[in-house]
Context: one part of a larger RNA
RNA sequence: CUGGGUGUAAAGGGCGUGUAGCCGGGAUGACAAGUCAGAUGUGAAAUUCCGGGGCUCAACCCCGGACCUGCAUUUGAAACUGUUGGUCUUGAGUAUCGGAGAGGCAGGCGGAAUUCCUAGUGUAGCGGUGAAAUGCGUAGAUAUUAGGAGGAACACCAGUGGCGAAGGCGGCCUGCUGGGCGACAACUGACGGUGAGGCGCGAAAGCGUGGGGAGCAAACAGGAUUAGAUACCCUGGUAGUCCACGCUGUAAACGAUGGAUACUAGGUGUGCGGGGACUGACCCCCCUGCGUGCCGCAGUUAACACAAUAAGUAUCCCACCUGGGGAGUACGAUCGCAAGGUUGAAACUC
Numbered sequence: 001c002u003g004g005g006u007g008u009a010a011a012g013g014g015c016g017u018g019u020a021g022c023c024g025g026g027a028u029g030a031c032a033a034g035u036c037a038g039a040u041g042u043g044a045a046a047u048u049c050c051g052g053g054g055c056u057c058a059a060c061c062c063c064g065g066a067c068c069u070g071c072a073u074u075u076g077a078a079a080c081u082g083u084u085g086g087u088c089u090u091g092a093g094u095a096u097c098g099g100a101g102a103g104g105c106a107g108g109c110g111g112a113a114u115u116c117c118u119a120g121u122g123u124a125g126c127g128g129u130g131a132a133a134u135g136c137g138u139a140g141a142u143a144u145u146a147g148g149a150g151g152a153a154c155a156c157c158a159g160u161g162g163c164g165a166a167g168g169c170g171g172c173c174u175g176c177u178g179g180g181c182g183a184c185a186a187c188u189g190a191c192g193g194u195g196a197g198g199c200g201c202g203a204a205a206g207c208g209u210g211g212g213g214a215g216c217a218a219a220c221a222g223g224a225u226u227a228g229a230u231a232c233c234c235u236g237g238u239a240g241u242c243c244a245c246g247c248u249g250u251a252a253a254c255g256a257u258g259g260a261u262a263c264u265a266g267g268u269g270u271g272c273g274g275g276g277a278c279u280g281a282c283c284c285c286c287c288u289g290c291g292u293g294c295c296g297c298a299g300u301u302a303a304c305a306c307a308a309u310a311a312g313u314a315u316c317c318c319a320c321c322u323g324g325g326g327a328g329u330a331c332g333a334u335c336g337c338a339a340g341g342u343u344g345a346a347a348c349u350c
Stems, first nucleotide, its partner, number of pairs: 003322004007304002012318001014201004021194003025088002028085004033081002035077008048066007091191001092188003096183003103177007110154001115149007125136002162169002206247006215241002220236004258317006266295011299306002323350003332343004
C1' cells in the first nucleotide's frame, strides 16, 4: 500500500459556517467523453506457456502455435455515468397562520442572606473542634432591635423538564435579535449532502490595561494532629473569583458514539403542537408530527451492552488508528505578551 477498524481494547476533529474536491431525485430529447462490440495497423527478437524435434537423457539448442491483457485509426451500440436542452415535484427553500422555550445581546428593577459602619438594649463570654488551641471580647464582643453602605449570587417553582451547533443558559420587567416546531400546500423548481484548507465560536484556569472587591479562597501566616505533617481539621488571608476591552484556544470540550439520507416488531413515561370522537365544558380515549427518557424482539457485539435518539440493514462525504515505553518529548516550522498551543519524529529498549 492493500485490508481491517474507531462506545469501553490504538482510533470521531471541542463545535459551527463554508471554498476546492467528492457524491447526488422522477420522466424525456440530443451528443458520444467514459463504457461496450467489430475491423485494420502496431505491440522487435530473446524470455514465458503449449505441441513437436536435435545433442545417449537433462540442462542447452531448433521449429510451430499461443501470449504480449497495451496504444492508435476507423465503423457501430446507447442501458449506465458524463455533457447539454426543455420538463416534473416528492428532496431543499420561500410565503401565510399558530404556539413553546434558563437561546443570544443591552438597559432597568426586586427581595432573602453574608459582611462592614452608626445608634439602642444588654453582660461575660463568643467562636471553633474528635478534643483543643490560635483568633475575637470589659476600649463592651457574641446575642438582639433600628438605620445605612457595598458586592456577588438568584431559595421555593425545578422536572433523566426546556433552549442552544458545541462551550453553555435559571429572580422580575422592557427593547433588539437568532434558531427550531406544528398547520396549510400558495410560490421557486434539485437550488441538495459532505467538506481538505480558510473563517468564526469555544468551560475553567491564566495573561495585559483600567475599574470593583461582600462572601469564598490557590499562595502565605498562625493553631492543632503526627515519629514527621511543607497535608487532611481550625483561625486568618493575597492573587483570583465580578465588570469593560483585548489575548490565550485548551478539558474525562463525554453519549468517551462525526455528519446526511432511507429502511427495519412492539410496550410505557414525559415536553411542545395538530386532528377526531364525546361532553354544558375540560379531562380521559383514539390518530398524528417534532423532541426527550426507560424497557424490549429481530439483528449486531469479544463481552458488557446497543436496539427507530442503533453500536441493526445500506449508500455518500470528512476525520482518525496500525504493539508498549522513549513521547505528545526533541528538532524545525507556525501562533502567542508570557504561560504555552498546533504540527510532530528518531536512536535505544521490551
This is a predicted structure of a 350-nucleotide part of an RNA (small-subunit ribosomal RNA, central domain) from an uncultured bacterium. The prediction has a mean pLDDT of 88. The RNAcentral record of the full RNA draws on Greengenes.